Model confidence (mean pLDDT): 81 of 100. A computed fold for a 74-nucleotide RNA from a Spirochaetales bacterium, annotated as transfer RNA. It matches the Rfam family "tRNA". About the family: Transfer RNA (tRNA) molecules are approximately 80 nucleotides in length. Gene Ontology term of the family: triplet codon-amino acid adaptor activity.
RNA sequence: GGGUGCGUAGCGAAGUUGGAUAUCGCGUGUCCCUCCGGAGGAUAAGGUCGUGGGUUCGAAUCCCGCCGCACUCA
Numbered sequence: 001g002g003g004u005g006c007g008u009a010g011c012g013a014a015g016u017u018g019g020a021u022a023u024c025g026c027g028u029g030u031c032c033c034u035c036c037g038g039a040g041g042a043u044a045a046g047g048u049c050g051u052g053g054g055u056u057c058g059a060a061u062c063c064c065g066c067c068g069c070a071c072u073c074a
Stems, first nucleotide, its partner, number of pairs: 001073007010026004019057001028044005050066005
């Protein structure tokens, strides 16, 4: 340098025949429980869906550039 794939909450993932308030687990805060902790229960917060554009009535999803990572070819 060429090719392929990936980037979604603090971490790991789902969601990709475009459709309404983006979902789940772990973790975190608060409360209940307990002598304390753990386990368990309740509840809450946390996302410009890598970034900038384009298409569309509507984009996490489709198209293009860029950035980063992984694999692969030379």